[in-house]
Context: one part of a larger RNA
């Protein structure tokens, strides 16, 4: 370079935004850069190919032709691509009127429960387990009643439900704020898609500074179990879990399925919206649209399975793979306070 691939065999970046780059709707005119045709010049000779000739043949030598797929100049063509000009509305966007939502940030507040503290009642156990023991308790525990403190999380509703780009998001109220979707019309007029480098976000754990600390609980201590038990079980328990600010940047970050667009049988459920018909109403039925699920035709697939939300049929752009181990390691670079992250080999071996 070419080819074949990426749900589970190796392979979709964790997710988005987006410069360069690549690609790009529709009508007319224009231009002639790409493109196509003709002509001219050139493309040394030898070589290669074709037809002949010369050594007894061949190799070899030699004559002619073709070729040299190229480049330049010039004359034309104008479908397509690029450029220019003027338009269009089917892509994209804006406005108007609605709608749903645990989307995000900040503030406030509520009830249940656990724990602790104080006081009252009350007496010998409580707790725990397979069974126990460590532990707590006559200095009055556990139980029960009243009052208080404090932290964290929000039962039921709750769902195969909703929202978000992903990570993720759940009591209730208020403030600020992003996105989505529906209906009919108006407006802009290709403003679009994708995206190397870049930028932003990114669970949990971990790190720094300062708070907070109820419950839970790495480490740790003790009790058991056991041949042993640095575990599983039990009693305790510190970081941490929570908050503010700053880092870290990784996950089975999964739909193990990149984003966007078009096309290709249906059936059933459910969430949000719109319209129509019926009904006194509750509501039911039909149509349509945006999601979210279960099946399923064609087709695809090694099979499993996927199947209008495709893994079907196509197009645009990006990322990635190329036998197992060595190894996501070493070295070097970049980033980080560190932990480490990222980029990423080879020898050797099967």
């Nucleotide at each position: 370079c070419u080819g074949g691939g990426c749900g589970u065999a190796a392979a979709g970046c964790g997710u988005g935004c987006g410069c360069a780059g690549g690609c790009g709707g529709u009508g007319a005119c224009u231009c002639a850069a790409g493109u196509c045709a003709g002509a001219u010049g050139u493309g040394a000779a030898a070589u290669c190919c074709c037809c002949g000739g010369g050594c007894u043949u061949a190799a070899c030598c030699u004559g002619g032709g073709a070729a040299c797929u190229g480049c330049a100049u010039u004359u034309g063509a104008a479908a397509c691509u690029a450029g220019g000009u003027c338009g269009c509305u089917a892509g994209a966007g804006u406005g108007u009127a609605g709608c749903a939502g645990a989307g995000g940030g900040g503030g406030g507040u509520a009830g249940a429960a656990u724990u602790c503290c104080a006081c009252g009642u009350g007496u010998a156990g409580c707790a725990g387990u397979g069974a126990a023991a460590u532990g707590c308790g006559u200095a009055g525990a556990g139980a029960u009643g009243u009052g208080g403190a404090g932290g964290a999380a929000u039962a039921c509703c709750g769902a195969u439900g909703g929202c978000g780009a992903a990570g993720g998001c759940a009591g209730c109220c208020c403030c600020c704020u992003g996105g989505g979707u529906u209906a009919a019309c108006a407006c802009u007029g290709a403003c679009g898609c994708u995206c190397a480098u870049g930028c932003a976000c990114g669970a949990a754990a971990g790190c720094g500074u300062g708070g907070g600390g109820a419950g839970c609980a790495a480490a740790c201590a003790g009790g058991a179990u056991u041949a042993g038990a640095u575990a599983c079980c039990c009693u305790g328990g510190u970081a941490g879990u929570c908050c503010a600010c700053g880092c870290c940047c990784u996950a089975a970050a999964c739909g193990a399925u990149g984003u966007c667009a078009a096309c290709u049988a249906g059936u059933u459920g459910u969430u949000g919206g719109a319209g129509a018909a019926g009904g006194a109403g509750a509501c039911u039925u039909c149509u349509u649209u945006a999601g979210u699920a279960a099946c399923g035709c064609a087709g695809c697939u090694a099979a499993c399975g996927c199947g209008u939300g495709a893994a079907g049929u196509u197009g645009a752009c990006c990322g990635c793979c190329u036998g197992g181990g060595g190894a996501g390691u070493a070295c070097g670079g970049u980033c980080g306070c560190a932990a480490g992250a990222u980029u990423a080999a080879a020898a050797c071996u099967c």
Model confidence (mean pLDDT): 90 of 100. This is a predicted structure of a 350-nucleotide part of an RNA (small-subunit ribosomal RNA, central domain) from a metagenome. Rfam family: Bacterial small subunit ribosomal RNA. The full RNA is in RNAcentral, with records from SILVA.